């Protein structure tokens, strides 16, 4: 430098052909318990890496940029 894959709550990780962003762990509150843990119920938390474009509508399609990994030189 070129090519491929990836970037989504604090962490992991789905969303399949563009239409409500799940789920698990963690966190918070309550219940239970003498207290804590386990368990049960409820809750908060993501402008989907960034900037544009297409579209009525974009995590998803297009372009560029940034970062990570791999391959080639």
């Nucleotide at each position: 430098u070129g090519c491929g894959c990836c970037g989504u709550g604090g962490g992991a990780a789905a969303a399949u052909u563009g239409g409500c962003a799940a789920u698990c762990c963690g966190c918070c509150u309550g219940g239970u318990u003498c207290u804590g843990g386990c368990c049960c119920a409820g809750g908060a938390g993501a402008c989907u890496a960034c900037a544009g474009g297409u579209u009525c509508g974009a995590a998803c399609c297009c372009u560029g940029u940034c970062g990570g990994c791999g391959c080639a030189g």

A computed fold for a 73-nucleotide RNA from Paeniglutamicibacter antarcticus, annotated as transfer RNA. RNAcentral records the identical sequence in 2 taxa. The sequence is in RNAcentral, with records from ENA and Rfam. The organism belongs to Paeniglutamicibacter, within Bacteria. It matches the Rfam family "tRNA". About the family: Transfer RNA (tRNA) molecules are approximately 80 nucleotides in length. It is annotated as a transfer RNA.